[in-house]
Molecule: c-di-GMP-I riboswitch aptamer
Organism: Candidatus Brocadia sp.
Formats: sequence, C1' cells, structure tokens
RNA sequence: UUACGAUAAGGGUAAACCCUGAGCGAUCAGGGGGCGCAAAGUAGUGGAUCUUUAAAUCUACACGGAAGUGGUUUGAAAAAGCCAUUUUUGCAGGAAUAAAGACAGCCUUACUGCCGAA
Repeated sequence: UUACGAUAAGGGUAAACCCUGAGCGAUCAGGGGGCGCAAAGUAGUGGAUCUUUAAAUCUACACGGAAGUGGUUUGAAAAAGCCAUUUUUGCAGGAAUAAAGACAGCCUUACUGCCGAA
C1' cells in the first nucleotide's frame, strides 16, 4: 500500500412508525424514534421496483347506446312492449409502449474514507 473485517478502541448513521411542512404522485425535508448497517458515505453508470402523463394497441366479467335476426304479447294494420342472439360503440379494471420523474438501507458501477486483531 492492497486485500480483509474482531465480543477490539474511538465513533458515525438511523428502518418501521408518529408529528409538522412540500409535492398531482412515487417521495422528500425537519423533529421524535431505533430495525439495522464496516461504507446503510458521496455520485446516479447500467438494471430492478415505484409514480405521473398521453394517445393508441390488446384484454376478463358486467352495464349502457345503436342496428340486424328470431320468438312472443297487444293491435284491423302500421307500430309498440318483452325475451334471446349477432355486430358496433361507450365506460371502467388490467397488461404492454413512450416520455418525464422517484428511489438507491434493491443489485451493479465510479470516487472518497476511521481503526488494525486474525
């Protein structure tokens, strides 16, 4: 110096949750609180996860609108009502795509760092 990480020494930090504030949201900041952490320090390289927005694609059940067909009831007829079915459309939940964002105490990458047993 590098690697490594002890029932060492001196310390550091701070999960969930609560309060206040900011944000459309993921989340963030401050205070409290400690699950933990040898990089749980900094950055945000590549992923994962999460959020928002947009039009459009796919898609389960149900509902609504329109049209067609069949049956049935009323009717002199036209027509109207009811039931079934087909097509189309709307809605909404989900999936995928794009963009922007969040996080990084999820992994990876880069930089820096206290101590010194084996």